This is a predicted structure of a 123-nucleotide RNA (SAM riboswitch aptamer (S box leader)) from Brevibacillus panacihumi W25. NCBI's taxonomy places the organism under Bacteria, Bacillati, Caryophanales, Brevibacillus, Brevibacillus panacihumi. The sequence is in RNAcentral, with records from Rfam and Ribocentre. The same sequence occurs in records of 2 taxa.

RNA sequence: UUCUUAUCCAGAGAGGCGGAGGGACUGGCCCGAUGAUGCCCGGCAACCAAUCACCUGUGUAGCGAUAUACAGGGAGAUACUGGUGCUAAUUCCUGCAGAGUGUUGAACUCUGACAGAUAAGAA
Numbered sequence: 001u002u003c004u005u006a007u008c009c010a011g012a013g014a015g016g017c018g019g020a021g022g023g024a025c026u027g028g029c030c031c032g033a034u035g036a037u038g039c040c041c042g043g044c045a046a047c048c049a050a051u052c053a054c055c056u057g058u059g060u061a062g063c064g065a066u067a068u069a070c071a072g073g074g075a076g077a078u079a080c081u082g083g084u085g086c087u088a089a090u091u092c093c094u095g096c097a098g099a100g101u102g103u104u105g106a107a108c109u110c111u112g113a114c115a116g117a118u119a120a121g122a123a
Stems, first nucleotide, its partner, number of pairs: 001123008013041001015040003021031003025095001027093002042087003047083003050078003054073008091115001096112006
């Protein structure tokens, strides 16, 4: 960098550093010297790993109830630990296609793509 799968209407500081743009892109609309973006700390979450409840199978001990070891599952729980991630606004809205409501014009709602982000796996 590309591909695959999953998720994206919940959650997260009145701290420190630092100084000017920032919210991917388009058009909007916002945030920002009452210091944003960023970095550090803190926090949130629970994708991967981990641990546990629980379930299944097999072996062993036992007359048996059951106990125990190993293997597999584990959509539930935990967050002490490891790998990431996230921490204004729904991925802030929108951009392509379709459906519906509605109008003089407008406007609104829904669905699916596209694009983007993150994780895990693969090349």